[in-house]
RNA sequence: GCGCGUGUAGCUCAGUGGUCAGAGCAAUCGUCUUAUAAGCGAUAGGUCGAUGGUUCAAAUCCAUCCACGCGCA
Numbered sequence: 001g002c003g004c005g006u007g008u009a010g011c012u013c014a015g016u017g018g019u020c021a022g023a024g025c026a027a028u029c030g031u032c033u034u035a036u037a038a039g040c041g042a043u044a045g046g047u048c049g050a051u052g053g054u055u056c057a058a059a060u061c062c063a064u065c066c067a068c069g070c071g072c073a
Stems, first nucleotide, its partner, number of pairs: 001072007010025004018056001027043005049065005
């Protein structure tokens, strides 16, 4: 330099154009316990990597860029 893949909550990931963007773990609060842990219940936490485009509607499709990984040279 060329090709391919990945980027979504603190972490690991789901979400194949249309309901409010979700789960598990972690965090906080409550409950339980003599106490801690476990269990149970609740709460908070997101510019969906960036910019632009297509569309009535984009995390999802398209273009460019950025970061990371793999391959080729």